Notes:
Small-subunit ribosomal RNA, 5' domain from a Hyphomonadaceae bacterium, 471 nucleotides, folded computationally. Its mean pLDDT, the model's own confidence on a scale to 100, is 88. The full RNA is in RNAcentral, with records from SILVA. It matches the Rfam family "Bacterial small subunit ribosomal RNA".

Context: one part of a larger RNA
RNA sequence: GAACGAACGCUGGCGGCAGGCCUAACACAUGCAAGUCGAACGCCCCGCAAGGGGAGUGGCAGACGGGUGAGUAACACGUGGGAACGUGCCCCAAGGUACGGAACAACACCUGGAAACGGGUGCUAAUACCGUAUGUGACCGAGAGGUGAAAGAUUUAUCGCCUUGGGAUCGGCCCGCGUCUGAUUAGCUAGUUGGUGGGGUAAUGGCCUACCAAGGCUACGAUCAGUAGCUGGUCUGAGAGGACGACCAGCCACACUGGGACUGAGACACGGCCCAGACUCCUACGGGAGGCAGCAGUGGGGAAUCUUGGACAAUGGGCGCAAGCCUGAUCCAGCCAUGCCGCGUGGAUGAUGAAGGCCUUCGGGUUGUAAAAUCCUUUCGUUGGGGACGAUAAUGACGGUACCCAAAGAAGAAGCUCCGGCUAACUUCGUGCCAGCAGCCGCGGUAAUACGAAGGGGGCUAGCGUUGUUC
Numbered sequence: 001g002a003a004c005g006a007a008c009g010c011u012g013g014c015g016g017c018a019g020g021c022c023u024a025a026c027a028c029a030u031g032c033a034a035g036u037c038g039a040a041c042g043c044c045c046c047g048c049a050a051g052g053g054g055a056g057u058g059g060c061a062g063a064c065g066g067g068u069g070a071g072u073a074a075c076a077c078g079u080g081g082g083a084a085c086g087u088g089c090c091c092c093a094a095g096g097u098a099c100g101g102a103a104c105a106a107c108a109c110c111u112g113g114a115a116a117c118g119g120g121u122g123c124u125a126a127u128a129c130c131g132u133a134u135g136u137g138a139c140c141g142a143g144a145g146g147u148g149a150a151a152g153a154u155u156u157a158u159c160g161c162c163u164u165g166g167g168a169u170c171g172g173c174c175c176g177c178g179u180c181u182g183a184u185u186a187g188c189u190a191g192u193u194g195g196u197g198g199g200g201u202a203a204u205g206g207c208c209u210a211c212c213a214a215g216g217c218u219a220c221g222a223u224c225a226g227u228a229g230c231u232g233g234u235c236u237g238a239g240a241g242g243a244c245g246a247c248c249a250g251c252c253a254c255a256c257u258g259g260g261a262c263u264g265a266g267a268c269a270c271g272g273c274c275c276a277g278a279c280u281c282c283u284a285c286g287g288g289a290g291g292c293a294g295c296a297g298u299g300g301g302g303a304a305u306c307u308u309g310g311a312c313a314a315u316g317g318g319c320g321c322a323a324g325c326c327u328g329a330u331c332c333a334g335c336c337a338u339g340c341c342g343c344g345u346g347g348a349u350g351a352u353g354a355a356g357g358c359c360u361u362c363g364g365g366u367u368g369u370a371a372a373a374u375c376c377u378u379u380c381g382u383u384g385g386g387g388a389c390g391a392u393a394a395u396g397a398c399g400g401u402a403c404c405c406a407a408a409g410a411a412g413a414a415g416c417u418c419c420g421g422c423u424a425a426c427u428u429c430g431u432g433c434c435a436g437c438a439g440c441c442g443c444g445g446u447a448a449u450a451c452g453a454a455g456g457g458g459g460c461u462a463g464c465g466u467u468g469u470u471c
Base pairs, nucleotide, nucleotide: 001471002470003469004468006467007466008465009464010463013343014342015341016340017339018338019336020335021301026299027298028297030296031295032294035060036059037058040057041056043054044053045052046051067254068253069252077178078177079176080175081174082173085171086170090167091166092165093164094163095162096161097160098132099131100130101129107122108121109120110119111118112117138147139146140145152159153158180226181225182224187217188216189215192214193213194212195211196210197209198208199207229251230250231249232248233244234243235242236241256277257276258275259274260273279290280289281288282287307333309332310331311330315329316327317326318325319324346376347375348374349373356367357366358365359364380412382407383406384405385404386403390398415460416459417458418457419456420441421440422439426455427454428453429452430451436443437442
């Protein structure tokens, strides 16, 4: 000098754009954040009907979106390759969609419990479940042969369902190279390294298991310890480099702590389930409920970081044929000079160089065209009127916002810091090694341009200065 997710002190007019718990991955009151489909199904309620509402069975979605950075030094990430894989919804193509059956919710009745939540009996539908048939093709098998599918709805336009092949997308796995510090960590390793058989997986593989062999890594730093999410990038620098990884984007990991699987195309699943633990709450003491590192918000910690706002109008997502419903994603608004950028706080004229202040060699000098005064202007702000784009036909939260027009009136709008040298800017008074200053050198003990005040001056300016951190 530059930079910052900054903080603190003094000060503070407006707008645009951005940013805003870096600390306790501490604990959380309350509300909302994931539903949807009656064109799969039976039932209940309201209604004359049309229609509307409700829980349940069933389907799809809840694996996305959103948060956080704890863990992780690792194929986690970056980059370039690879073979032994999966892929709902979507696209293309071929073929099929036949015949039957038994249940379980809801419901009714009885009944347990304080509650959470149940238990029994009976009835019932389906795109829920099961069987038989068929078998283009698929799978197993050397072959013979064997296995194995479906679901209907409707307003008759369509939407579905099953099998198979291909695609697209997304994902799982493997490898080369790269990726912090410490040797005051030198040896580490038994599923360890390899093989065979078996198991397991969508798939390769010690992934698991039995047996066999005795290997594998390491001074080119293994192991251990510490620290840390990684990257695109950001800051700085002439560059090389150094430091960093907030916002935005990609990947990873996590969801009270630890473990586990279920369902599913996909999870070992933030707002699902089970077990254990800590904590909090309810209880009739028998037993139950919960998980903000979603959006707001609260307590706490801290130098420090916002509203318990509006809307689905747009973009996008889920479901639905659709109408539509849901969406704290998102779009907006609110708060904060936190940053960047822009604008304003007036312009011109104005010398008897007024008054006042300060200094003075008492002549004067300076503040200073500064003020006053005269003539103008009206940005921003104020008041009144009009009023969007964003929206393809409809639909606008933002918003009576932006913007435009008119009116009045210089009117409502300047501070902070420094002035010994470095370093731009000097005098007087007070103080007297005191009080104090200070980034370094150093000032102050009676003439202090260095402390305090005043006048004057320098610098920056809605900011200025200090502190912290990086280069």

The source organism's lineage runs through Bacteria, Pseudomonadati, Alphaproteobacteria, Hyphomonadales and Hyphomonadaceae.